[in-house]
RNA sequence: AGAGUUUGAUCAUGGCUCAGAACGAACGCUGGCGGCAGGCCUAACACAUGCAAGUCGAACGCCCCGCAAGGGGAGUGGCGCACGGGUGAGUAACGCGUGGGAAUAUACCCUUCAGUACGGAACAACGUCGGGAAACUGACGCUAAUACCGUAUAAUGUCUACGGACCAAAGAUUUAUCGCUGAAGGAUUAGCCCGCGUAAGAUUAGGUAGUUGGUGGGGUAAUGGCUCACCAAGCCUACGAUCUUUAGCUGGUCUUAGAGGAUGAUCAGCCACACUGGAACUGAGACACGGUCCAGACUCCUACGGGAGGCAGCAGUGAGGAAUCUUGGACAAUGGGCGAAAGCCUGAUCCAGCCAUGCCGCGUGAGUGAUGAAGGCCUUCGGGUUGUAAAGCUCUUUCAGAUGCGAAGAUAAUGACGGUAGCAUCAGAAGAAGCUCCGGCUAACUCCGUGCCAGCAGCCGCGGUAAUACGGAGGGAGCGAGCGUUGUUCGGAAUUACUGGGCGUAAAGCGUAUGUAGGCGGCUUUGUAAGUCAGGUGUGAAAUCCCAGAGCUUAACUUUGGAACUGCAUUUGAGACUGCAAGGCUUGAGUAUCGGAGAGGUUGACAGAAUUCCUAGCGUAGAGGUGAAAUUCGCAGAUAUUAGGAGGAAUACCGAUGGCGCAAGCAGUCAACUGGACGAUUACUGACGCUGAGAUACGAAAGCGUGGGGAGCAAACAGGAUUAGAUACCCUGGUAGUCACGCCGUAAACGAUGAUCACUAGACGUCAGUUCGGGUUUCCGGAUUGGUGUCGAAGCUAACGCGUUAAGUGAUUCGCCUGAGGAUUACGGUCGCAAGACUAAAACUUAAAGGAAUUGACGGGGGUCCGCACAAGCGGUGGAACAUGUGGUUUAAUUCGACACUACGCGAGGAACCUUACCUGGGCUUGACAUGUAUAUGAUCGCUUCAGAGAUGAAGUUUUUUAAGCUUCGGUUUAGACAUAUACACAGGUGCUGCAUGGCUGUCGUCAGCUCGUGUCGUGAGAUGUUGGGUUAAGUCCUUUAACGAGCGCAACCCUUGCUGUCAGUUGCGAUUGCUCUUCGGAGUAAAGCACUCUGGCGGGACUGCCUGGGAAACCAGGAGGAAGGUGGGGAUGACGUCAAGUCAUCAUGGUCCUUAUGUCCAGGGCUACACACGUGUUACAAUGGCUAGUACAAAGGGAUGCCACACUGCAAAGUGGAGCAAAUCUUAAAAACUAGUCUAAGUUCAGAUUGAGGUCUGCAACUCGACCUCAUGAAGUUGAAAUCGCUAGUAAUCGCAUAUCAGAACGAUGCGGUGAAUACGUUCUCGGACCUUGUACACACCGCCCGUCACACCAUGAGAGCUGUUUGUGCCCGAAACCAUCUUAGCUAACCUGAAAAGGAAGCGGAUGUCUAAGGUAUGGACGGUGAUUGGGGUGAAGUCGUAACAAGGUAACC
Repeated sequence: AGAGUUUGAUCAUGGCUCAGAACGAACGCUGGCGGCAGGCCUAACACAUGCAAGUCGAACGCCCCGCAAGGGGAGUGGCGCACGGGUGAGUAACGCGUGGGAAUAUACCCUUCAGUACGGAACAACGUCGGGAAACUGACGCUAAUACCGUAUAAUGUCUACGGACCAAAGAUUUAUCGCUGAAGGAUUAGCCCGCGUAAGAUUAGGUAGUUGGUGGGGUAAUGGCUCACCAAGCCUACGAUCUUUAGCUGGUCUUAGAGGAUGAUCAGCCACACUGGAACUGAGACACGGUCCAGACUCCUACGGGAGGCAGCAGUGAGGAAUCUUGGACAAUGGGCGAAAGCCUGAUCCAGCCAUGCCGCGUGAGUGAUGAAGGCCUUCGGGUUGUAAAGCUCUUUCAGAUGCGAAGAUAAUGACGGUAGCAUCAGAAGAAGCUCCGGCUAACUCCGUGCCAGCAGCCGCGGUAAUACGGAGGGAGCGAGCGUUGUUCGGAAUUACUGGGCGUAAAGCGUAUGUAGGCGGCUUUGUAAGUCAGGUGUGAAAUCCCAGAGCUUAACUUUGGAACUGCAUUUGAGACUGCAAGGCUUGAGUAUCGGAGAGGUUGACAGAAUUCCUAGCGUAGAGGUGAAAUUCGCAGAUAUUAGGAGGAAUACCGAUGGCGCAAGCAGUCAACUGGACGAUUACUGACGCUGAGAUACGAAAGCGUGGGGAGCAAACAGGAUUAGAUACCCUGGUAGUCACGCCGUAAACGAUGAUCACUAGACGUCAGUUCGGGUUUCCGGAUUGGUGUCGAAGCUAACGCGUUAAGUGAUUCGCCUGAGGAUUACGGUCGCAAGACUAAAACUUAAAGGAAUUGACGGGGGUCCGCACAAGCGGUGGAACAUGUGGUUUAAUUCGACACUACGCGAGGAACCUUACCUGGGCUUGACAUGUAUAUGAUCGCUUCAGAGAUGAAGUUUUUUAAGCUUCGGUUUAGACAUAUACACAGGUGCUGCAUGGCUGUCGUCAGCUCGUGUCGUGAGAUGUUGGGUUAAGUCCUUUAACGAGCGCAACCCUUGCUGUCAGUUGCGAUUGCUCUUCGGAGUAAAGCACUCUGGCGGGACUGCCUGGGAAACCAGGAGGAAGGUGGGGAUGACGUCAAGUCAUCAUGGUCCUUAUGUCCAGGGCUACACACGUGUUACAAUGGCUAGUACAAAGGGAUGCCACACUGCAAAGUGGAGCAAAUCUUAAAAACUAGUCUAAGUUCAGAUUGAGGUCUGCAACUCGACCUCAUGAAGUUGAAAUCGCUAGUAAUCGCAUAUCAGAACGAUGCGGUGAAUACGUUCUCGGACCUUGUACACACCGCCCGUCACACCAUGAGAGCUGUUUGUGCCCGAAACCAUCUUAGCUAACCUGAAAAGGAAGCGGAUGUCUAAGGUAUGGACGGUGAUUGGGGUGAAGUCGUAACAAGGUAACC
């Protein structure tokens, strides 16, 4: 410090996610030791048991023990129990933090002054008698005090009317001392008040009656409506009152570069609370955690009459929960209470226990050790890796263990911890390693299994048979007594932007203006000192953080000192800037005067054209409308035409990126009234200004209201068309509406750009002024002001673009935005007659949504061009019969593949057996075929017979091998070849996957394209080059040009054909000569020869070379010559790539499957089936023909298991003889054409299918299932609907010939020649293609994308008759305890007073009443939740239905 993720790729916007740190954590796996910390975050839920506050005999009496000293017990009394400890429910508050303040109190403590005198009466305990289950309690009697009461004294105290009045005490004790009382001061602590700060919500906007203030009582320690009476009507609030929700606050903690954000466990300060609610008492202090009273809920005891209780103290229990410890030790230390003290008490505290909960430290060994062991894993089978790792050898002993010694903490005594820390000795590598991850982010890779299954996943995403992503293994990476996961917080996130963001198109400028509060504000002088700046002082608790040290072996931890605490208050000063006060100025703003422009506004009057309607004339059959029609109107007279009239609405031409207005908007003419802007000139006022939350006004269209108006147009509606449908587009009608007045208040109300001011190059238009010069009707040139446009510099921008009319550079101010959807929504509120508008969420879903630009592809977008693409022609297919292939069907099998063009006479260039892969049946299992090993045998082969459908089996017969060694020459051993048998490796597979592949092929397409290097432009993807202007068959060439060059393609080079030269001359040729024959045409033969034809080698020839015209050139048009003319004709040749195109069945090959079978052998069958459909062909339908007869002319091929002359036989297929020829020698061989005759328009003398009979040939074999011949038979068919194919010249058409395959079997295929046309105006249209451009929401690329209803499943949510809970307001009822007030002294009473006493008084207790009031009740509202038949929309869901709305001109431009 960044990274992943939207796209084919790019930039930017924008969200989501990750890497870091942290935790009072939890869960999973694992777990050696120690130190230091931490440990109910949930139920402020309920609690068994024990402990947590007592102490003082030096205040007092009594009782008990004791000889006494002394000790103990309950009680009176004193002090304490208001501290310490816990918890965070409540509280949004002077509660807390910080800094101040005045009207206060303060036990114990300190200092000082003064005093401490005289009396009195009781009550506990105790005793006696009672009540009660208990808790407890009653009556009577006795008694002490530092308990209680009275009197005296009384100021420096308190009150005061200033005269005065009032107020205390306690003693203990042997001295000493400790106490007690009043007062003053201090210290400490506490109460009160104030400034500032301290959550969210406006879908909470008004709240408040003791409320705000005053006066006077009361009350308090004290100020105060704290309380009461009276008076006034205030007070708080947009700088957010009130209400609702949430929350203890702080020092700090976590994070962060910081600013911030989050948080408030442990430690420390403050507050609040103590079962829930209320209340007071005592006291210095409480409205009191371990006190009291009352009410409530709950629990417990009970003898049913009554009682008791409060762990949010420490342990502990139950419950809740993902989750949080021992019913431990000690007062030794530190502190607290009491006490004079000893001391007692202390779950405060100090320790120990449990827990890897966290932080820190240590260990689990060290050295050596290569045959790189074994085993595992991988492998290209060579090896690699685990790996110096292990074993082995040599050492060490931290920690843990054993034994012994043994602290500090204590400044005299006292040590829970603890025989702890530590030290010494001993034994032995001995007791001690796991967890997560390995596709990218992110360090780390292979094999096997699985096969969109099982599963993984933080995001992107993996998994559909070769998964580095699932599971296992090996290996590796990271951390390590831990490691991962989950949760939460901050960070990254500049993703709420103070530091530090934005708003033309990504989310975002209010529709426009006026203007209140607020914010900001020209030049200058003086003063002031609020802001501001500087210094000082006080405070900012300690701890924490940071720095420097110190102490535990180190660290964590502890500790000392410093710094810091960025703050607040106060004080002194400064006087620039802002503010404030006073004064001046004119440039901002405004006013006056003059002037011109304008659809600016309102009202009224008027005008003409047009539409429609009415009346009348003229006139006759149509009109109207459309892509084409129809509905409609018209013989009852339309349309057209002429004249007159009525009515409403709107104002052609001028008219214009012209004008005016704030925007919406404004258009005939004239008049009246009226607003604003602008220019010019002087004069005046003197900052009067800018913006503007709320607020107010205006505000298109549609819509709403109104006994208004209504010509035309026209939602709805009706009809006609179109269509699969057509609730649309088109047509004919037509009502609201459109007009007026009043509402509504919204629009893509747009420049998608808030307003104002200043500054920053210009060029060219246009509107309205002013002015200068020239020239003088017009005009030209310049300057300047204000509008309105186009282009453009700098600059800005993601880019597009903006650019003095800013989206540039600055200033002021308002509004608005924070992923997409849900949602321009729900609920609530305000407004509205309504429609609805404004304001405006959440649950839930999702990893994107969106912007600009790029390259492609596509368009029922545009432009240019080409092609037998259309057109012009010729001939076909589609109809018939047959052949052949395919689908389908059938079958035991009808083997398999190929499916638009680019499958279908295709693989197959030839299925009777074989082929053959299929089916049925019969056999074999190291196999039909290959290599190797081991063992055994010695033959094998060949021939014969039998069984069998055959494979095969059985039997018989026959013959035998090489080399070397040894040799008794009989043989034997070893090695080899061959064969058989057995066993094992393996063979074999036309089994699967062409979507794992190689190779080969098709297609776009023989289309003209496809790219690269360097340079340049662009942030970039990319662009340029390759575009433009011409030209070409061509990215062919020329030219222009930020490009210059180059490559693969094009062309050429190659083959063939057309002309010719030369060379060569057999098997070819024969002009010449001889001979023979002759029908006199000629033929044959021989020689000489190569002239000619021909054959086949090498050359020539054609290059826009020449001429004319055009053109910048390239080139084009015409011409000459020439056999050939503009790539001469034909062929071969196929760029980058596309289609997961085709082929695992040519071949090869990964993986996978079968292995007595999916292999292999054999016989028979099938591939040839047949209702039907399609493709490709053949033959025809006839006279341009059929038949009969006669007569010619090719090329290119083939030939020995062959071609076969010739002769004979047969009607013929063919047969029998038989010459020649391994071929320019022999042979195979033409048809159409031509000549003559016949047929005469018919299902025929056309056509030949089908069928019968008889034959021929091939072949082991023609039944399934061959070809051909002869005789007979003689079907459909008379030129073919929609549609569709080929062809531009030696072509189409037509005619035959040959070859490959092949025993035989072409109407197919591949070649060959013979005869030999027609037409092309042209590029509008169809199809395909190329280039440029445009739009795009497409990129799997239009066979794309995508919308809505309906149906199904699930999810959250709104409404909902209601039901129910929580909370709160108001009215009323009831009203405990307590305080207070009043009354009562009928009951009771010691102190004081009167009195001898009795008794009385005062006072108190008690009682009653009242105010107030908790809880409760009742009635009625508000708010918030839960639930609810039904219902509304929303969201999500691989393959549902209906259409096709949007994206291209999306087929009616889209949208608001």
Notes: The prediction has a mean pLDDT of 86. Predicted 3D model of a 1456-nucleotide RNA (small-subunit ribosomal RNA) from an uncultured bacterium. The sequence is in RNAcentral, with records from ENA and SILVA. It matches the Rfam family "Bacterial small subunit ribosomal RNA". Its family is annotated with ribosome and structural constituent of ribosome in the Gene Ontology.